[in-house]
Predicted 3D model of a 71-nucleotide RNA (transfer RNA) from a Candidatus Acidiferrales bacterium.
It matches the Rfam family "tRNA". About the family: Transfer RNA (tRNA) molecules are approximately 80 nucleotides in length. By type it is a transfer RNA.
Model confidence (mean pLDDT): 81 of 100.
Lineage of the source: Bacteria > Pseudomonadati > Acidobacteriota > Terriglobia > Candidatus Acidiferrales.
RNA sequence: GCGGGCGUCGUACAAUGGCAGUAUAGAAGCUUCCCAAGCUUCGGACGUGGGUUCGAUUCCCAUCGCCCGCU
Numbered sequence: 001g002c003g004g005g006c007g008u009c010g011u012a013c014a015a016u017g018g019c020a021g022u023a024u025a026g027a028a029g030c031u032u033c034c035c036a037a038g039c040u041u042c043g044g045a046c047g048u049g050g051g052u053u054c055g056a057u058u059c060c061c062a063u064c065g066c067c068c069g070c071u
Stems, first nucleotide, its partner, number of pairs: 001070007010024004018054001026042005047063005
């Protein structure tokens, strides 16, 4: 230099062109003599910028970061 793959709460992962979820972590409450465990509730995320579309996390382009291969 070329090609390919992946970017989603603090962490590990889902999902789908039409309300963005799960587990864990965090906070509050219930329970308990206390702690742990358990139960309930709450807050928090689609790498960035453009385009297509009534509507984009999803499709397209560029860019950034990481990884793999070729040279």